[in-house]
Molecule: SAM riboswitch aptamer (S box leader)
Organism: Verrucomicrobiota bacterium
RNA sequence: AUUCCAUCAAGAGUGGCGGAGGGACUGGCCCAACGAUGCCACGGCAACCGGUUUCGAGAAAUACGAAACGACCAGGUGCCAAUUCCAGGUCUGAAAGACAUUUCAGGCGAAGAUGGAGA
Numbered sequence: 001a002u003u004c005c006a007u008c009a010a011g012a013g014u015g016g017c018g019g020a021g022g023g024a025c026u027g028g029c030c031c032a033a034c035g036a037u038g039c040c041a042c043g044g045c046a047a048c049c050g051g052u053u054u055c056g057a058g059a060a061a062u063a064c065g066a067a068a069c070g071a072c073c074a075g076g077u078g079c080c081a082a083u084u085c086c087a088g089g090u091c092u093g094a095a096a097g098a099c100a101u102u103u104c105a106g107g108c109g110a111a112g113a114u115g116g117a118g119a
Base pairs, nucleotide, nucleotide: 003117004116005115006114007113008112013042014041015040016039017038021031022030023029025088026087027086028085043080044079045078048076049075050073051072052071053070054066055065056064084111089108090107091106092105093104094103095102096101
C1' cells in the first nucleotide's frame, strides 16, 4: 500500500509548551488570541483484540449462545466539542413552486474513522 469482517445516537479533561488557523475532502454550520488544532504530562472513557471465569444446548471443543459486551480484569490499540457536527449519491413520503427546482422527514449507500483478520 491493498483485500475482507465488525462498529460508528452512549461515554470520558485538566495542567504545561506553543502561537494560527482547525473540525479528512467540497458546501454549510461551528471551534479559535478569554489561545483553538497540535505536542507533552497526568487523569479518564470504553471494551475491538487480550486475560480469568460462570451457565446453556451439545458426543465434545480453544467453536456457538447468554434482552442492556453473561460476569470480572485492564496487558495491546483506540478515544475524551458538536450523531462520523450536518449534507454530498440514490430511493420513499410531505409541502411549496416560476414546473427549472427548493425545503422538510426517513431508508439504503458512498466516503471517512477505529479495531480485528488474511495475503